Context: one part of a larger RNA
RNA sequence: GAAUGAACGCUGGCGGCAUGGAUUAGGCAUGCAAGUCGAACGGGACGCUUUCGGGUGUCUAGUGGCGAAAGGGUGAGUAACACGUGAGCAACCUGCCCCCGAGUCUGGAAUAAGCGAUGGAAACGUCGUCUAAUACCGGAUGAGGACUGGAGUCUCCUGACUCCAACUCCAAAGAUUUAUCGCUUGGGGAUGGGCUCGCGUCCCAUUAGCUGGUUGGCGGGGUAACGGCCCACCAAGGCGACGAUCAGUAGCCGGCCUGAGAGGGUGAACGGCCACACUGGAACUGAGACACGGUCCAGACUCCUACGGGAGGCAGCAGUGGGGAAUAUUGCACAAUGGAGGGAACUCUGAUGCAGCGACGCCGCGUGAGUGAAGAAGGUCUUCGGAUCGUAAAACUCUGCCCUUGGUGAAGAAAAGGACGGUAGCCAAGGAGGAAGCCCCGGCUAACUACGUGCCAGCAGCCGCGGUAAUACGUAGGGGGCGAGCGUUGUCC
Numbered sequence: 001g002a003a004u005g006a007a008c009g010c011u012g013g014c015g016g017c018a019u020g021g022a023u024u025a026g027g028c029a030u031g032c033a034a035g036u037c038g039a040a041c042g043g044g045a046c047g048c049u050u051u052c053g054g055g056u057g058u059c060u061a062g063u064g065g066c067g068a069a070a071g072g073g074u075g076a077g078u079a080a081c082a083c084g085u086g087a088g089c090a091a092c093c094u095g096c097c098c099c100c101g102a103g104u105c106u107g108g109a110a111u112a113a114g115c116g117a118u119g120g121a122a123a124c125g126u127c128g129u130c131u132a133a134u135a136c137c138g139g140a141u142g143a144g145g146a147c148u149g150g151a152g153u154c155u156c157c158u159g160a161c162u163c164c165a166a167c168u169c170c171a172a173a174g175a176u177u178u179a180u181c182g183c184u185u186g187g188g189g190a191u192g193g194g195c196u197c198g199c200g201u202c203c204c205a206u207u208a209g210c211u212g213g214u215u216g217g218c219g220g221g222g223u224a225a226c227g228g229c230c231c232a233c234c235a236a237g238g239c240g241a242c243g244a245u246c247a248g249u250a251g252c253c254g255g256c257c258u259g260a261g262a263g264g265g266u267g268a269a270c271g272g273c274c275a276c277a278c279u280g281g282a283a284c285u286g287a288g289a290c291a292c293g294g295u296c297c298a299g300a301c302u303c304c305u306a307c308g309g310g311a312g313g314c315a316g317c318a319g320u321g322g323g324g325a326a327u328a329u330u331g332c333a334c335a336a337u338g339g340a341g342g343g344a345a346c347u348c349u350g351a352u353g354c355a356g357c358g359a360c361g362c363c364g365c366g367u368g369a370g371u372g373a374a375g376a377a378g379g380u381c382u383u384c385g386g387a388u389c390g391u392a393a394a395a396c397u398c399u400g401c402c403c404u405u406g407g408u409g410a411a412g413a414a415a416a417g418g419a420c421g422g423u424a425g426c427c428a429a430g431g432a433g434g435a436a437g438c439c440c441c442g443g444c445u446a447a448c449u450a451c452g453u454g455c456c457a458g459c460a461g462c463c464g465c466g467g468u469a470a471u472a473c474g475u476a477g478g479g480g481g482c483g484a485g486c487g488u489u490g491u492c493c
Base pairs, nucleotide, nucleotide: 001493003491004490006489007488008487009486010485013365014364015363016362017361019358020357027320028319030318031317032316035066036065037064040063041062043060044059045058046057047056048055049054073276074275075274083200084199085198086197087196088195089194092193093192097189098188099187100186101185102184103183104182105139106138107137108136114129115128116127117126118125119124144170145169146168148165149164150163151162152161153160154159174181175180176179202248209239210238211237214236215235216234217233219231220230221229251273252272253271254270255266256265257264258263278299279298280297281296282295301312302311303310304309329355331354332353333352337351338349339348340347341346368398369397370396371395378389379388380387381386402434403430404429405428406427407426408425412420437482438481439480440479441478442463443462444461448477449476450475451474452473458465459464
C1' cells in the first nucleotide's frame, strides 16, 4: 500500500446494490416452515331443490394414492476414494418424464371409519358388530420377462450380445366422461445415484515399528451390485524412512485476497460435492433414507401428571435468555420464479419475491453558485509598523440535485390477477432554507507559532520527546490529509 462477514472511539444528510451469530454443533417460551387429491373409496355434517323415489353443492375425520429422501440449515465429526481431476463397471439400481411393443379377463376374503360396550387423569387404547375401494388375496392369459441348458458372433480376465429348447415361476384398476387421466408387463432413452481405480490433498520422527478378519484362498451367506461386507475351513500373510502406526489440526472444491509473476494466505456471501440433525445405537417403509420438523431402544436435560404413567428436540424463518469485542423483524405476499399434490379450478410453500433494522462494505449525490475590500467586527501572532484567518463573512444577484408540499403515476402479467407501493419515474410550487466531521503537523511524512507544564502531567509505530523559552506533552490560532466518514485494533499478502 491492498484487503476484511470485522470490532472499538469520535462523527453522521440521501439513494442504489450487496451484506449481517465468525463465539456455546450451548439451552429454548410462542407462532409459522409439508402437504395435497372427493375425477380411488365408504361414511358424516350443513345447504339448495324435489314429482318425496331422489337430484345437486360445499366442507370433511378415516381407508387409499403421490409427496414428505426435494427445498431450507449447520460445519460438530472427517486426513478419508471425503473432495478435486481423469478413467472404469463385461459387477449395478433408477419413482415421476419421453419413445416403442403387448395387455387391462374372472373371482374371493377382510378391515378402518361408523355403531354398541368398555379401560385410562392424560397420552392413548381394548372388545363385539357392520361396510367400501385404484387397499388385500386367488384363478386365467403371457407379446414377453426371470431361472437353467445348448449353439453362433465377439471380447477389456471372471464374460457380453443374439438365437434355440424345455421344466418351473411372474401381470393388471379403475375414475370422470367421450375424450382424457390412469393400471400391468417388456425393450430403449433421459435424469439421478451406487461401486472401483490412477494422480493430487496440512503438521509432528521429541510418534518407528503397525496389523488377528489382520493378508490371501476355497465354499457359502448377504447386497441393486463387486468385495472379509459377513461366516466356516485352509494358508501365513499384509503395511512401513518413497514415513506405516500414533498424536495434533481441518469439511473439500469452483473461487476469494494479495502479488509484475512465481508464489503466499484463505474457503464468509454465491455455486458443486460431503457430513450431521439433543447424545449414542438400530432397523422399518419405500424407486430412493438408516430419514432435521418419521419409528424403536438407551442416556442427559426440560415439561405435564390423579404418581399408575406420559410429552419434547429451532445446526428451518422470526424471536428469547446465555456466552461474546460483535452480528437484524416474533414484518408483507404467494403478484413473479421454482417446488408438492390435483384432469382442472385451486390448495400448500419462513423456498422465493419484497419490505424493516445496522455507514458493515462498494458505488453515486448533496451540504449551494456568481459578484463582493471599508481587506468590517472578532480571534491569533507581532519587531506595534503590521501580518494572518480572508472573498472567508456580511451584503447583492441567482439556482433547486437532495428537501418539503401538491398533482400524476408505471414496467415487472401472455384475458383478468402486483406483496413491493401510491414505490420508482414525471410535472408544479416553496424556500439557502434541514445536512461536516475525523485524524495529523520532530524525522520517516504533507503540515508552525503562542501560552501552560517543568523527567511532572503526559506522548510514542520505530528513532525517541518532557529536568524553565518543548514546532514531539496539554490548550489556542494557523496549517496539512481524507471526507459521510475519519482514526485505532485484530488478521492476511